Description: The RNA shown here (small-subunit ribosomal RNA) has 1511 nucleotides and comes from an uncultured bacterium.
[in-house]
RNA sequence: AGAGUUUGAUCCUGGCUCAGAACGAACGCUGGCGGCACGCUUAACACAUGCAAGUCAAGGGGAAAGGGCUUCGGCCUGAGUACACUGGCGCACGGGUGAGUAACGCGUGAGGAAUCUGCCCAUAAGACUGGGAUAACUUACCGAAAGGUGAGCUAAUACUGGAUGUGUUAUGCUACUGCAUGGUGGUAUAACAAAGACGGGGUAACCUGUCGCUUAUGGAUGACCUCGCGUCCGAUUAGCUAGUUGGUGGGGUAACGGCCUACCAAGGCGACGAUCGGUAGCCGGCCUGAGAGGGUGGCCGGCCACACUGGAACUGAGACACGGUCCAGACUCCUACGGGAGGCAGCAGUGGGGAAUCUUGCGCAAUGGGGGCAACCCUGACGCAGCGAUGCCGCGUGGACGAAGAAGGCCUUCGGGUCGUAAAGUCCUUUCGCUGGGGAAGAAAGCUAUGAGGAGUAACUGCCUUGUAGUUGACGGUACCCAGAUAAGCAGCCCCGGCUAACUCUGUGCCAGCAGCCGCGGUAAGACAGAGGUGGCGAGCGUUGUUCGGAAUUACUGGGCUUAAAGGGCGCGUAGGCGGUUAUAUAAGUCUGGGGUGGAAUUCUGCAGCUCAACUAUGGGGCUGCCUUAGAAACUGUAUAACUUGAGUCAGUGAGGGGAAGGCGGAAUCUCUGGUGUAGCGGUGAAAUGCGUAGAUAUCAGGGGGAAGGCCUGUGGCGAAGGCGGCCUUCUGGUGCUUGACUGACGCUGAGGCGCGAAAGCGUGGGGAGCAAACAGGAUUAGAUACCCUGGUAGUCCACGCCCUAAACGGUGGGCAUUAGGUGUGGGGUCUGUAAGGGCUCUGUGCCGAAGGGAAACCAUUAAAUGCCCCGCCUGGGGAGUACGGCCGCAAGGUUAAAACUCAAAGGAAUUGACGGGGGCCCGCACAAGCGGUGGAGCAUGUGGUUUAAUUCGACGCAACGCGAAGAACCUUACCUGGGUUUGACAUGUUAGUAGUAAGAACCUGAAAGGGGGAUGAACUUGGGGCAACUCAAGUAGCUAACACAGGUGCUGCAUGGCUGUCGUCAGCUCGUGCCGUGAGGUGUUGGGUUAAGUCCCGCAACGAGCGCAACCCCUAUCCUCUGUUGCCCUGCUGAAGGGAUCUCUGAGGAAACUGCCGGCGACAAGUUGGAGGAAGGUGGGGAUGACGUCAAGUCAUCAUGGCCUUUAUAUCCAGGGCUACACACGUGCUACAAUGGCUGCUACAGAGGGAAGCGAGCCUGUGAGGGUGAGCAAAUCCCGAAAAGCAGUCUCAGUUGGGAUCGGAGUCUGCAACUCGACUCCGUGAACGUGGAAUCGCUAGUAAUCGCGGAUCAGCAAUGCCGCGGUGAAUACGUUCCCGGGCCUUGUACACACCGCCCGUCACACCACGAAAGUCUGUUGUACCCGAAGUAGAUGAGCUAACCUGCAAGGGGGGCAGUCUACGAAGGUAUGGCAGGUAAUUGGGGUGAAGUCGUAACAAGGUAACCGUA
Repeated sequence: AGAGUUUGAUCCUGGCUCAGAACGAACGCUGGCGGCACGCUUAACACAUGCAAGUCAAGGGGAAAGGGCUUCGGCCUGAGUACACUGGCGCACGGGUGAGUAACGCGUGAGGAAUCUGCCCAUAAGACUGGGAUAACUUACCGAAAGGUGAGCUAAUACUGGAUGUGUUAUGCUACUGCAUGGUGGUAUAACAAAGACGGGGUAACCUGUCGCUUAUGGAUGACCUCGCGUCCGAUUAGCUAGUUGGUGGGGUAACGGCCUACCAAGGCGACGAUCGGUAGCCGGCCUGAGAGGGUGGCCGGCCACACUGGAACUGAGACACGGUCCAGACUCCUACGGGAGGCAGCAGUGGGGAAUCUUGCGCAAUGGGGGCAACCCUGACGCAGCGAUGCCGCGUGGACGAAGAAGGCCUUCGGGUCGUAAAGUCCUUUCGCUGGGGAAGAAAGCUAUGAGGAGUAACUGCCUUGUAGUUGACGGUACCCAGAUAAGCAGCCCCGGCUAACUCUGUGCCAGCAGCCGCGGUAAGACAGAGGUGGCGAGCGUUGUUCGGAAUUACUGGGCUUAAAGGGCGCGUAGGCGGUUAUAUAAGUCUGGGGUGGAAUUCUGCAGCUCAACUAUGGGGCUGCCUUAGAAACUGUAUAACUUGAGUCAGUGAGGGGAAGGCGGAAUCUCUGGUGUAGCGGUGAAAUGCGUAGAUAUCAGGGGGAAGGCCUGUGGCGAAGGCGGCCUUCUGGUGCUUGACUGACGCUGAGGCGCGAAAGCGUGGGGAGCAAACAGGAUUAGAUACCCUGGUAGUCCACGCCCUAAACGGUGGGCAUUAGGUGUGGGGUCUGUAAGGGCUCUGUGCCGAAGGGAAACCAUUAAAUGCCCCGCCUGGGGAGUACGGCCGCAAGGUUAAAACUCAAAGGAAUUGACGGGGGCCCGCACAAGCGGUGGAGCAUGUGGUUUAAUUCGACGCAACGCGAAGAACCUUACCUGGGUUUGACAUGUUAGUAGUAAGAACCUGAAAGGGGGAUGAACUUGGGGCAACUCAAGUAGCUAACACAGGUGCUGCAUGGCUGUCGUCAGCUCGUGCCGUGAGGUGUUGGGUUAAGUCCCGCAACGAGCGCAACCCCUAUCCUCUGUUGCCCUGCUGAAGGGAUCUCUGAGGAAACUGCCGGCGACAAGUUGGAGGAAGGUGGGGAUGACGUCAAGUCAUCAUGGCCUUUAUAUCCAGGGCUACACACGUGCUACAAUGGCUGCUACAGAGGGAAGCGAGCCUGUGAGGGUGAGCAAAUCCCGAAAAGCAGUCUCAGUUGGGAUCGGAGUCUGCAACUCGACUCCGUGAACGUGGAAUCGCUAGUAAUCGCGGAUCAGCAAUGCCGCGGUGAAUACGUUCCCGGGCCUUGUACACACCGCCCGUCACACCACGAAAGUCUGUUGUACCCGAAGUAGAUGAGCUAACCUGCAAGGGGGGCAGUCUACGAAGGUAUGGCAGGUAAUUGGGGUGAAGUCGUAACAAGGUAACCGUA
C1' cells in the first nucleotide's frame, strides 16, 4: 500500500466482497509447563445455607465450666471475665449493581459577599452548683410464636434547673470599606455552655499525667448550591407553558431560589429545534485509524443513581439510609388461623434464563477501615490459594553427524521421482516434567524485658528519640538452589481455483456436496470426499459474532450534480450567510508572552526490579482543553467620518409576436336558400361502411356562424419562466444606447413565505365552424377492444373560479471578476466617405476554435476554464416516488416521504463486431429475358415412418436423403436365431513338460463349425561317445499346461490427431515500425477513380511487409523444329515386303498475346472504349490451386489415439435368416404421355478407354439370351467395336403400331448355391400416363438441350447410379426496382450464445415479507373526578402528663402526649382521550421461483419513431 467482481473487450461511475487490528467472547478439533491479568455482556429473575459491622479505662447488674483449699458449711481462683441491658462512637465508610436518568446527571472552567462540616490540627477561654427519672433486675400476667403489658428497685460521660460568658447570636447606634446585594470593626441591651474516666505522688488538703467534655475563632477534610461551555436519534413530534414567568408580603432551609403560600401583573420557552417520542448511566480511558475521525465505557480510578416495587419521614455532623424504621403492593416462608417473618444489584453457593462466565476455600501475616489510651476485637475490604488455554508473555517436546538415498506410502512418461537426513544407526546435552534433599524475601510496627538521651514536672509515672533480647507468615515447605535417572514423559489445527503462500492421484457424476466474493460439480473436478505431498500458524488452530480500518462509500482534513444518483418549473422577497474604497477609534474574533488548572493510573520515553518478557517501580514528556493577565493592531467585526468605481435616480433617444381591454378586416372549411346540371361522389394498399334520382359530387349567386391567423418568417424579436404572430385604438411592465447631473454601498444570494405557472382535467354560465378522447360502423387480421376508412360526443373557444403537474430541457441555479481569436446576425452610438461601404464601441443572439477542463462524448468570454459568495439537491439496483401519517384539493390527485424483503449488480461514454421490415455503392444464372426440367403417372434408388427375432451402424436446412456403399444371394456383415470354443481366429514373453512329440489319412457323429479317432510319423544347432549305423546330454522350432496377456465395427467426434464439407475461388485476413487515443482500439485497409480482384493509379500520418488475388503448373486452340513404329502417304494381290517424310498424327523442345500499336474518353494516371494486325485480344477456353477464420459442422465404423466398459464374453467359429419387410410420406433419377414421333429397312462419320483365371475376331449352331470351336493380342499392331441422333418407307392423332408397368409360361448365363433375393432372352399379357396445383431446379456457348460410347467396383448383378468421352447443337440478357447470397462505406442498437438475439405485461401454481381491515388483546401516557395508608405540617386537644415556675398543701401555670379534624399525599378506582405494539375472517399490490398459458409493448425506421404530463 491494495485486490476480486458489471463488458466480447475498454475507460468511468457505483455498490457488494476480501486481505489488517481488536475482544469480558462463544463454538469445533486438539492440549506439556510456568508467570501476570481477567471471568453472568442474558433474568435490576427468584433465592436454601453460612459468613460480610461492630466495638468501648462511661454506667448499673453479673454467671458457669475448670483449678486449688476445706473443719464439707463453704472459701479462693476463674473474674468484675463471659453475657444481655443503659450510654458513647461507628453503622451515611468499605463492598455490589447500572434499573432509572438526555439531566447542571456527567466533563471542564468559574462563583458562593447565599452555605454546613462529627472525628483531626492550631489558637483563646472554661468545666461551678442542683434535681427528677428509666432500662437491666425482681415480681405478676397475655401470646403458638414474634413479642407485649402492669407493679416495684437502681446508676451514669443518659436527661435536666440555676450560675459564670473569654465569646457567639439578635436588635439599636456608629467608624471604615466593597462593582452591587453587602462586608469588617466599636459600643449598648437581651439570650445562650460543660462530664467525667483511668493512672502517678501525697496521711490529707492537694499536685500531676493521659483520654474525654463545653464555648469560640481559624485551618484541613468532606458536603451542598449557582453559572458559562460541551454532551445521541427522530420534524412522518411545531407549537409548549397556570406555580407557568415576574413582583410584593409571609413561611421554610445549613443556604439562594415559586422551594411553599396569599395577592398583583401577563408573562416565559421555541426553527440556534421548545414540547413530545425513542435510546442511553457520564468521564479518565479502551479499540481502531497516518491523522482528522469512528466505535466503545467490561477490569482499574473519579462522579452519579439504585438497593424486592412505590411512597414517607425519623435519628444524626452527615441518610430520606443495601445487611435501619413506617405504610401500600407483589411474591416466598412459619402458624395453634388469632397472627407473624423476609428481601444476596455484599462473599461463596442454588435454581432459572442463556451460545456463555469460577470455590458454599485459607488468613487477618501484610495494606487499609471501625471501636478502643492500649493490648486487642471485628473486617467475604483486602492478602492468598482453587477452577477455566479466556487473554498477554516466556519455555519445552531435543542437538550434531548420518545415503544402502533402507523399508513402506504416494505419484509415474515405468526410466524414475517424492516423503527424505526424514527414519534407522553413532556421538552429545538434560531445560521443563518426575524422584530425593536443602530452602528464602515478603516483618516492620506493636508488645514484653532491659538500657541511653531529650522536653516537661517541685518530683515520679507517662510523653518524644534511640539500642539490645524475645515474640508475630494465610500463601507454603511455595519461589529458588543442589543431586539422580533417561531422548527418556510432551503436537496439533487450518488451508492448498483466483483474490492468497501452497498440487497431484483416486472416488463421485448438476448427485453427494462446497462457497467470504467471483463461482465449482452434468465421466478425465488442482474448487466436492479420501489419500500422498506442499504451505501457514503453533499449545494452540480454525469458525461465528461485534467494532474500527481499507471506504475519498457522508468527503472538516477529503466527493459530487450536461449525459452515470443529483439544479428547485420560474420569479419577488423575510430571517440568515456573504459584501467596494479611505481614515480614526476600539480590541470581540485573531496573534504573542506570563500565571492557574488540565487528579492518579493509562499511552510515549530514560533508567531500574522480578534469569528474559508480560508485569511492576521511579523520573521526564504529554494531556492538542478551559480560565486569567499583559501586549500587538495587519485582517475580520464594531463605532464614527468621508469617497465614487458597485447599485440606483433624472434628462435625451431607440427596438420589440412583452401584458390587458375594446374594435375592424380578408382567405378557407362547414352550413342554409336559390339557380345550372346528372349519376355518381367519397375513400383506400385494395375495399367497404357513408352520401346521392326525395337530385348528391361539381358549379354560380346570396345569407349565417365559429375558430385560426397564409405570404412577410429569419438558429430573427420580446418575456423571469410558462409562453407570445392579421390590422387599429387605449392602458401598462421590462429593457438597450449616449451624455451630463444627483444619491452615496442603498449590494448579492435567499431556508420558510408570497405570486406566476403549457396541455389535460374539474365547477358555473355561454359558444360550438373545423378537429376530435369515448362510442358506432366498415376494413385488416389467427385475433385486432389498434394502426387505415366513414361518422361522432365531451373537449378544444369565451367569462369567472379551481387544479399546480410535464422530457416545465440548454436535461447546465443565481451573482461578480479573470482568461487567445475568427466569422454571421438583431438593436443603438461614434468616426470616415457623395454613395455603396469601412473602422472603433456598447448590448443581445448563433457557429467554429486556442489554452484549460472532462470518463469520454464534448464545453470553450453566452464555460462544463480559473476563483469568490449564497441557495437547492445526490449517496448501489429493485421494492417506490409506493405504504402509513401530515398538509393542500370539489374531485382527479398533488406535496412531504419510509421499511421489510430481494439482487451483485444497475448505470454513463466510447470501441470492435453482429444485426435492421436503415441508407449509399457494387457483384453473382440472384432476379429479369430465354431454353429445358422437377412437383402429376409407372418404375428404379435413397430416406423417414411403421413392422420385425433382426430389419446392423452412421449422415439431418443450404452443406443428410443414386450419401459412407467404385457392386448385401453365401462371403461381405458389424444385426437376429440356434449350435460350438475359452491364452483364444491373430502378436510377444516367462516357467514347466513333451520322440512315437509336432503333423496327421481312413472311419464315427453333426446343418456346419466342432468333437472323437488314431494308421503313419518328422526337422535344426552345439557338445560327448562310436569307424559307422546309432545313441546320450543341452538348446531351438512345434505342441501341451499355467501365467502375463490377446480380442472388441463396445461408449465418448462435446477428450483428440488426421482427413473432409461449408461460407467461397468470396476478396478479403493480418503484421512490424511510426503516429493518434487514458484505454478497448484506430490509422495503414478510409477517400477520388478503376478492376474479375485490397487489381492498379492518385491523394492521405503513415511507411513497408506477410497470407490470399494474379502469375508460375497441366489440358486445349495456331505455327515452327525435331522424331517416324504398330501411326501417315505411295507402290503392291488394300499379301509379304519396300519406299517416302508434304500433310494428319505421335510427343519432346520452342514461338506466339504484352492494352504492345493507333484514335476517343480520362487527371498528362490507372484504366476504359473503338480499331488494326493476328490462330487467338484484353483473365483466349477449361483444370489443379481454397487466406485468417466460422459452424463444439462430419467422421472413435478407413486409420491412429486418451479415458471408460467387457474378458467361458460386448471376444471368436459355424449354419440359417436379416440388411431386399410395406398402409404411407419425402428426396434424387429413369421411361413416357408421342408425328421435331413410333416401327421397319438402309447407310456414313467419333473420341476416350479396357483387355491374360482377360478381351476374344472368324466359322458352326440357336428366333434369342447364348452355346461350340478358336485366330490374334500383355496392345498407336489383335480384340471389345456395333456408335447414336442421320436417310428412306410406313403409321395419321387414337390410350394408338404412343407407353411398357404388371403378371403367366419357357429358357440362357454366372456361381458350392439364384426360394427368401441375380441379370438377361423368347412367347404371351399390355396398367397408369393425353405435358402435370401451390411451389420449385439447372443453364450465358461448343454452354443448354439432345444422341450414343467407355470405365471403375465386379464370379454374376439389381447401374436408370457414379466417373469420363465424343457427335449434333440453340435461344436470351432491356436492365439492377424487387427475391436470395456476398463485398465495401455509413447509420441506429437495450444484441455479444450476437435477431433462431433481447425483452414486457396479464393469467395459473408455490413460497416470502409488507399494507388495508369489522374487531380483539397488551403496554405507555394525558385530562377530570373518587378513595385516601404511612408520614409531615397546621388546628384542636373536656382524656393523660416526673423534672421548670407558683403554692405550707391541695392544686394551678408552662410545656408535652394520645385522640380527632384539615392540607399535601403512594397504591387503587371511574370516565374519556393520545401514542405504540401484537393478532384477525377477508383483501391489495410487491418480490422470488424450472423448460406453464396468452399475446408482442420496447430495443433497428422494432415493422404505427420513441418518450413525458393528463383524461